[in-house]
Molecule: Bacterial RNase P class A
Organism: Psychromonas sp. MB-3u-54
RNA sequence: GGAGUUGGCCAGAUCGUCGCCGCUUUUAUUGCUUGCAAUAAAAGGGGAGGAAAGUCCGGGCUUCAACAGGGCAGGGUGCCAGGUAACGCCUGGGUAGCGCGAGCUAACGACAAGUGCAGCAGAGAGGAAACCGCCUAUGUGUUUAUGUAAAUAAAUGCAGGUAAGGGUGAAAGGGUGCGGUAAGAGCGCACCGGCCAUCUAGUAAUAGUUUGGUGCAAGGUAAACUCCACCCGAAGCAAGACCAAAUAGGCUUCCUGAGGUAUGGCCCAUACUGGAAGCGGGUAGGUUGCUUGAGCCUGUGAGUGAUUGCAGGCCUAGACGAAUGACGAUUCAACGACAAAACCCGGCUUAUAGGCCAACUCCAACC
Numbered sequence: 001g002g003a004g005u006u007g008g009c010c011a012g013a014u015c016g017u018c019g020c021c022g023c024u025u026u027u028a029u030u031g032c033u034u035g036c037a038a039u040a041a042a043a044g045g046g047g048a049g050g051a052a053a054g055u056c057c058g059g060g061c062u063u064c065a066a067c068a069g070g071g072c073a074g075g076g077u078g079c080c081a082g083g084u085a086a087c088g089c090c091u092g093g094g095u096a097g098c099g100c101g102a103g104c105u106a107a108c109g110a111c112a113a114g115u116g117c118a119g120c121a122g123a124g125a126g127g128a129a130a131c132c133g134c135c136u137a138u139g140u141g142u143u144u145a146u147g148u149a150a151a152u153a154a155a156u157g158c159a160g161g162u163a164a165g166g167g168u169g170a171a172a173g174g175g176u177g178c179g180g181u182a183a184g185a186g187c188g189c190a191c192c193g194g195c196c197a198u199c200u201a202g203u204a205a206u207a208g209u210u211u212g213g214u215g216c217a218a219g220g221u222a223a224a225c226u227c228c229a230c231c232c233g234a235a236g237c238a239a240g241a242c243c244a245a246a247u248a249g250g251c252u253u254c255c256u257g258a259g260g261u262a263u264g265g266c267c268c269a270u271a272c273u274g275g276a277a278g279c280g281g282g283u284a285g286g287u288u289g290c291u292u293g294a295g296c297c298u299g300u301g302a303g304u305g306a307u308u309g310c311a312g313g314c315c316u317a318g319a320c321g322a323a324u325g326a327c328g329a330u331u332c333a334a335c336g337a338c339a340a341a342a343c344c345c346g347g348c349u350u351a352u353a354g355g356c357c358a359a360c361u362c363c364a365a366c367c
Stems, first nucleotide, its partner, number of pairs: 001363010012331007020047002023044010049338001053349002056347005061236004074232005079093005094108001095106004109227002114225002116221002131166002133162003138159009174192006193216001194214004199208003240288004250279006259273005295314008
């Protein structure tokens, strides 16, 4: 100098004018329960994000339910240890794979409990299979040769043997070599691998040039059923709580005991209908929940780390048709990406112009 890896940070800056949404103080007006409420004005101060997003996990909070203990069903998680309020998150470690490397990736318990599944190709796909090839020891037939004969030898057919070699496939029931055999085969042996037990190291996952046993019995697949271990009640701030209008509607009591309307020719009769007070529910509407919280910053201690203890300091949007914008000036290499809270936190995932910092790796050159 180039190419990379990991972790972290910023998300234009300064000023002016006008405007928007809360808060505090003061003043004025109105109301009454006389110290509060409403309205208006002025001043002061505050006003989105690293993801506010997707709404995918975990929790707080709230209501329902005694569904609080045990079990079934259903769902989720799944190497080990730690962190945390909790998690499917994070940290550290193990194993496997990728990369020259810094590093990165992994639903990574069990298929030697049972059941299922495996396209195409292939003879055969699971206590397997003989298509080509190899063999003719064994059984049986034919031919030829030798022989008086019994028989022997050779060739060949059938039955048969064979998983070494070829071929198919993602995968063909450990690998390499030697022996062995008719040809072959863990059939035997050596080494490697596997499995079981043991020892050592480690909290554990696991590792090992520990020791012994075992010819190998146990192919793949559980984001297939299943088995094992652990976890899980449901709905969500449009949750919920409080106040509460009327020419709306309900109930109770009292007043009147009459009047009105309809049926009818009229009377009787029948049906409907009034006023006042109180009560509770509850619609519109209002208030609350609402932002002080597993909070943020600084210092320091513990820890490899995630994280956590202690001390000091800080208060940092809270709307409900829903606020943070517009214009101008200066400045930067860039007129500045992705995008804007809606009950609140912890994560994950996805989007993101440009720039900065730290540690580390590889390559080249020079000293």